Record summary: The RNA shown here (c-di-GMP-I-GGC riboswitch aptamer) has 97 nucleotides. The sequence was found by an Rfam model in a public genome assembly. The prediction has a mean pLDDT of 76. Rfam family: c-di-GMP-I-GGC riboswitch aptamer. Its family is annotated with cyclic-di-GMP binding in the Gene Ontology.

RNA sequence: GCCGAAAAUGCCAAACCACGAGCAAUCGUGGGGCGGAAAGCCACGGGUCCUAAGAAAAAAUUUGGAUUGAUUUGAAAGGAUAGCCGGGUUACCGAAA
Numbered sequence: 001g002c003c004g005a006a007a008a009u010g011c012c013a014a015a016c017c018a019c020g021a022g023c024a025a026u027c028g029u030g031g032g033g034c035g036g037a038a039a040g041c042c043a044c045g046g047g048u049c050c051u052a053a054g055a056a057a058a059a060a061u062u063u064g065g066a067u068u069g070a071u072u073u074g075a076a077a078g079g080a081u082a083g084c085c086g087g088g089u090u091a092c093c094g095a096a097a
Base pairs, nucleotide, nucleotide: 003094004093011036012035016031017030018029019028020027021026034083040089041088042087044086045085046084047081048080049079050078058073059072060071061070062069
C1' cells in the first nucleotide's frame, strides 16, 4: 500500500415520533435503531426526486376580422439526494492472506 477478525477502542444512525426550516424534494435538533468499514467530506459523471416564482421558443385549448389576447402544458436554468451507483479526497484499529 492493499485487505478487513464472531479482535479491541470508539464512531455514525434507516424507518418511525416530536419540534423547527423550506412551495416541494429534502434538511436541522432531540428521541429511536434498520443498518454501515468510510453511512467522514466533495453534486464532478450517471440515476432518481422536487419546483413557489419563471423571459424567449414550442405545443394544446379558447376568443377574435386579424399576425392580437387569455388559459394550460412546459424544455433549459435552479434545487435535493454522498444511506442510489461511479469518481475525487481525508482518516481510527491491526488478526489472517